[in-house]
RNA sequence: AAAUUUUUAUUUUUUUAUAAGAGUUUGAUCCUGGCUCAGGAUGAACGCUAGCGGCAAGCCUUACACAUGCAAGUCGAGGGAAAUUAUAUUUAUCAAUUUAUUGAUAUAUAUAAAAACCGGCGAACGGGUGAGUAAUACUUAUGUAAUUUACCUCUUGUUAAAGGAUAGCCUAAAUAACUUUAGAUUAAUACUUUAUAAUAUUAUAGAUUAUUAGGAUUUAUAAUAAAAGAUAUUUAUCGACAAGAGAUAAGCAUUUGUCUGAUUAGCUAGUUGGUAAGAUAAUAGCUUACCAAGGCAUUGAUCAGUAGGGGGCCUUAGUGGGUGUACCCCCACAUUGGUACUGAGAUACGGACCAAACUCCUACGGGAGGCAGCAGUGAGGAAUAUUGGUCAAUGGAGGAAACUCUGAACCAGCUAUGCCGCGUGUAGGAAUACGGCCUAUGGGUUGUAAACUACUUUUGUAUAAGAAUAAAAAAUCUUUUAAAGAUAUAUUGAAUGUAUUAUACGAAUAAGUAUCGGCAAACUCCGUGCCAGCAGCCGCGGUAAUACGGAGGAUACAAGCGUUAUCCGGAAUUAUUGGGUUUAAAGGGUGCGUAGGUGGAUGUUUAAGUCAAAUAUGAAAUUUUAUAACUUAAUUAUAAAAGUGUAUUUGAUACUAUUCAUCUUGAAUAUAAAUGGAGUAAUUGGAAUAUGUGGUGUAGCGGUAAAAUGCUUAGAUAUCACAUGGAACACCGAAAGCGUAGGCAGAUUACUAAUUUAUUAUUGACACUGAGGCACGAAAGCGUGGGGAGCAAACAGGAUUAGAUACCCUGGUAGUCCACGCUGUAAACGAUGAUUACUAAUAGUUGGAUUUUAAAUAAUUCAGUUAUUAAGCGAAAGUGAUAAGUAAUCCACCUGGGGAGUACGAUCGCAAGAUUGAAACUCAAAGGAAUUGACGGGGACCCGCACAAGCGGUGGAGCAUGUGGUUUAAUUCGAUAAUACGCGAGGAAUCUUACCAAGGUUUAAAUGUAUUAUGAAUAAUUUAGAAAUAAAUUAGUCUACGGACAUAAUACAAGGUGCUGCAUGGUUGUCGUCAGCUCGUGCUGUGAAGUGUUAGGUUAAGUCCUUUAACGAGCGCAACCCUUAUUAUUUGUUACUAACAAGUAAUGUUGAGAAAACUAAUAAUACUGCUUAUGUAAAUAAGAGGAAGGAGAGGAUGACGUCAAAUCAUCAUGGCUCUUACAUCUUGGGCUACACACGUGCUACAAUGGUUGAUACAAUAAGUUGCAAAUAGGUAACUAUAAGCCAAUCUUAAAAAUCAAUCUCAGUUCGGAUUGAAGUCUGUAACUCGACUUUAUGAAGUUGGAAUCGCUAGUAAUCGCGCAUCAGCAAUGGCGCGGUGAAUACGUACUCGGGUCUUGUACACACCGCCCGUCAAGCCAUGGAAAUUAAUUAAACUUAAAGUUAAUACAAAUUAGUAUUAAUGAGAGUAGAAUUGAUAACUAGGGCUAAGUCGUAACAAGGUAGCCGUAUCGGAAGAUGUGGCUGGAAUAUCUCUGUUUUUA
Repeated sequence: AAAUUUUUAUUUUUUUAUAAGAGUUUGAUCCUGGCUCAGGAUGAACGCUAGCGGCAAGCCUUACACAUGCAAGUCGAGGGAAAUUAUAUUUAUCAAUUUAUUGAUAUAUAUAAAAACCGGCGAACGGGUGAGUAAUACUUAUGUAAUUUACCUCUUGUUAAAGGAUAGCCUAAAUAACUUUAGAUUAAUACUUUAUAAUAUUAUAGAUUAUUAGGAUUUAUAAUAAAAGAUAUUUAUCGACAAGAGAUAAGCAUUUGUCUGAUUAGCUAGUUGGUAAGAUAAUAGCUUACCAAGGCAUUGAUCAGUAGGGGGCCUUAGUGGGUGUACCCCCACAUUGGUACUGAGAUACGGACCAAACUCCUACGGGAGGCAGCAGUGAGGAAUAUUGGUCAAUGGAGGAAACUCUGAACCAGCUAUGCCGCGUGUAGGAAUACGGCCUAUGGGUUGUAAACUACUUUUGUAUAAGAAUAAAAAAUCUUUUAAAGAUAUAUUGAAUGUAUUAUACGAAUAAGUAUCGGCAAACUCCGUGCCAGCAGCCGCGGUAAUACGGAGGAUACAAGCGUUAUCCGGAAUUAUUGGGUUUAAAGGGUGCGUAGGUGGAUGUUUAAGUCAAAUAUGAAAUUUUAUAACUUAAUUAUAAAAGUGUAUUUGAUACUAUUCAUCUUGAAUAUAAAUGGAGUAAUUGGAAUAUGUGGUGUAGCGGUAAAAUGCUUAGAUAUCACAUGGAACACCGAAAGCGUAGGCAGAUUACUAAUUUAUUAUUGACACUGAGGCACGAAAGCGUGGGGAGCAAACAGGAUUAGAUACCCUGGUAGUCCACGCUGUAAACGAUGAUUACUAAUAGUUGGAUUUUAAAUAAUUCAGUUAUUAAGCGAAAGUGAUAAGUAAUCCACCUGGGGAGUACGAUCGCAAGAUUGAAACUCAAAGGAAUUGACGGGGACCCGCACAAGCGGUGGAGCAUGUGGUUUAAUUCGAUAAUACGCGAGGAAUCUUACCAAGGUUUAAAUGUAUUAUGAAUAAUUUAGAAAUAAAUUAGUCUACGGACAUAAUACAAGGUGCUGCAUGGUUGUCGUCAGCUCGUGCUGUGAAGUGUUAGGUUAAGUCCUUUAACGAGCGCAACCCUUAUUAUUUGUUACUAACAAGUAAUGUUGAGAAAACUAAUAAUACUGCUUAUGUAAAUAAGAGGAAGGAGAGGAUGACGUCAAAUCAUCAUGGCUCUUACAUCUUGGGCUACACACGUGCUACAAUGGUUGAUACAAUAAGUUGCAAAUAGGUAACUAUAAGCCAAUCUUAAAAAUCAAUCUCAGUUCGGAUUGAAGUCUGUAACUCGACUUUAUGAAGUUGGAAUCGCUAGUAAUCGCGCAUCAGCAAUGGCGCGGUGAAUACGUACUCGGGUCUUGUACACACCGCCCGUCAAGCCAUGGAAAUUAAUUAAACUUAAAGUUAAUACAAAUUAGUAUUAAUGAGAGUAGAAUUGAUAACUAGGGCUAAGUCGUAACAAGGUAGCCGUAUCGGAAGAUGUGGCUGGAAUAUCUCUGUUUUUA
């Protein structure tokens, strides 16, 4: 939508079959926005590959040049002539013989073929190409009353009488050729004359009709115009002429639609129209004469560029976008340009003439040619086919016909160029074979894949059979009045022995290409090592690459696959459907206003838009659907639908429009009142600065962070008085007022404009917007003339600085001010165009009105102006009746970043410059809002030996030790800001040892396991050697009987302090013992995220409390652990000894004790528990008691994480690497070097001290290869002898202090380096290279520059003691122990580090960040440019072919003709112009390019807040002046406000 149904619903049928996203900006998010991909397509090309067939397609480039062949002829039934050929016949002559025939020649006739000629028709079709053409084209729809049309069909009529030529042939001549000339002669359906002729044509005069232009029909008169015959079957057929009708094909005119550029805005002179004439088939400026001055154009004329147009084709959900190959329609062209002739038709592809270029021939005189027809050749190019067959079919030309012609056409050939179809086998088959690849070595995968077994035969090969395309026409016969038609007979196939079918054979003949990081299906190994390379975008590659190359495997498609190019899609990324403009790109600086667009209420008219119906058209093919034919499909046929369009006719009238009326609410006007920094002009005022004059007065003033330049004893600054002059207007003053915007501020006056209010009156839609246009338009700037106090670009000087063309200071000119002109721009901003309507509230404030109140006030309302919020909107921030909400109208503007608001051109301007405004090239982003961090020379709060207050050091000296550097055969390696440097190393003479030199060893040293064999092991000696090592000799087992031990052999596992700490584990440092770091659920937000964890308090603490869209939890904090401080209980030996007793020269020595101390186990104690104060609480302050008080002191304990932090040399370990060596053994050397630099320490510089002597008091800890008392010796180191002790038993074992003496401020009785000599000890060994002792020597150093370190109480400072390592020692180091034992902290402004909250950000590798400009280097494209060159265009002048037209002359009966002239005229030439392109010395800016130079302009308050306009200056970023903006931080003040509660 239709049918059914009374109607609706239901039901049924028909039509339609239709919309996908992803990657990439960020640390992450949302948005904006570009780039890229997945799809489809092609007349394609290239790479690799390739079995077959069907159907299609095939020079996109040079409308470049073309060899050769063919592509348009036909008709003898139009004509002459009859050369020539064949056949037949006639006659004649000759010859031969078979004697009536044969042959030859000649002649004539006939038939057939047929060169050339006259004549007719055709050649204007068919075939090709797309150069030109933006409209004489195409397309769609009309008109032709303004026209033609050969052949064809139909109708009517006619076809009479004459004539003279000519081609050809022949003769003669010229010429290289093409060809030409003269003479004679001849025909026609050729040509000419005459006759006749209507419903023809023309003229005149009428009539009828019509859609009223020159139409149709028709009357009368006058004039004009025809013809051709042929065949013959002689009733016929084919022609010819005149006229009419039709059909077909054209011409012309009108309407619709038809690319880009305004950086093309004016064009036009036959131009526009009229009258008259000519020309034409026909209209018309088509042409001419005259007259008028028009015509076109912002709805884009003219000019420039590009282009054949359409049906269609590709794509798309569709609207659209792109395209015009093949097929069909139309147009144009035929080497380039012009011209006509013939003809029905041409300005003619295979005709003519002329000119030009090119090619060819030539006897140099002159000629010939035109493949964008089919093949083919060359050239060009990435690239596009055979010099094929046939007229069998279809179609065309001629013919009466047979027939001839036909590179149209039908066929074949070549090409995977496309679409479609088929095949390359099917089933079974596991030891899951071999091989390949991977592997955790177990296995996995290739893979039922193969082999093997069975089967099939499309295709292939061979053989055989074998179509359709043929219908006829014509011819002949029959029928028929005739035609058409019908019947019968016979003939014709290029493709083609093709399609197809049958039989046989046999898995036989047949698989590749691309990809495998994500998008996007598919993964591993090896090689390579930011190389080689890949790449559509993002991106991969710097030694473990799923991204490069190879391999195995996998995925996708498949006789193809991939790449490249182009178009559409995705892209809502030009948005009609279907986008936007506060901040992302985008609202014009503002107003007035023209055209245009849009427009209030009611009625009426018309029917243009609109809607409906009908008719016509919209060619066919194509598309869709249905059906059918090729085995299927592609393909093809038939039918239907569709073709959304256009025109005409008829109807409807709601809306828009139109006509005519009316209305008042939009708008305007009047009246009254009010308001204001609104404007213009004039007058006038006081304060202040400056200057001048005079007075007072004396040494500085001024300026800055601090200074200096500057002014001043010639009297400044300061102060008083008077005067001069210019500019600006304090307080009031306020998110207050006015104005369109820019903008406007002392007061008064005059003039001008506006707005608002009003229960008023008038007009009656007069309105809104507004492209072009006009006007206004801050500051700076320009011109002319004034003025000039202050301020102040430029400039000068002084500072600052590495520099300082700046910031700061002192001066200072334009300018700032006025008048008159110009300029025309700003962050000209609310970054928000104008107008109208509607949509929830509150609170202020300005100007009115009404009502109200005693008043302050209050309520309502109109017009402004602010703030906060609801809904909604928005990417969010935000906005929110003054919209960025919901709608409507009109204008302006945007479409990735850069290049660039640049270049060129144009307009404006005195200039500066403004307006308009690109491209090449380049990037994959640029951008907005918000989030989390980090950072800030931002803010707030807090903490810490962070500063401050103190004490003592380091930095200066000598020495020790570590590091750097240098040196060396080697000075092994690592650590190297804080967080390396007395670090790894808690101990380098050999060893260690890793380094160097030299010499050896090679299944090897050592170890383990297993097996076997042997009995040794071991010790000693000898030889060679530096030793390792090698060789030899001698001696030689144990046992609990299980075996042990050793050696030898075999098997297995070598080893590496070589590399990578950026492949790792483990361990460690640091931020930091800082208080933080997170999660679950819920809630908020589109989201990243937030909340919790913030806020107010408090704490050492995210410790706790209160509040709270949060409630809880975890890792950290704290506590639990250890030491220490107090007490108690228990324990009493190796410890202790008060009381008792014994004993000694003396001593817990002994008995004994269990008090005190001590030992080491248990337990208790401290919790803001108590009091007071403050506080909601947590807690804080003070106090009491207590050994200890608010964590009592100290330790262990180190959250999530950061620094690719450290370590492959503790150890372990992936990968790589060496294997008679980078493994391993030995001797010697080195790690200890020494101009120097740095770190960490020790000792000092002395009297708070040194020296000598005397005399006291610890704790931790260690000890049998040991500690060693004691005694003796030695000056001493030490030695000899040796008790005790495997340790609360024995030993190591104190110093400062205290007491006394001495030194008396010196390089010393300080200080002890350095060096000589002599020794001691350890050790195989003390030279390189040990420690210690004695003696002698007696250096620097007299308290340390800039700077810097540690420490807050038993701490700093100071004194000694112990231990590990260890034969010895470099120890002054490290780790512990105790003795003596201070000072100071007001406090948090500053330095450093850290924590929390907040703020800004262009940072996120996170400020050691990011980033700007000049200069230098390389590459790329572009602009300017003296000039060179090419093309195009129009006009001017000169010349002018062919042809056409006209005139004149000749000639003539008339045409035709000949000659001359004129007009026109392609082309050529001359001199310039304009436009477009190419090249170009030189030159300008721009872009790009890991590590160039100079600075540091911007991002944080970016260290002078930034930016916009303008002017000046400067290496550069930039600086400064002037006006503006907030898209500025921080701070203060003022003003205003939200939510909630209560009362009046």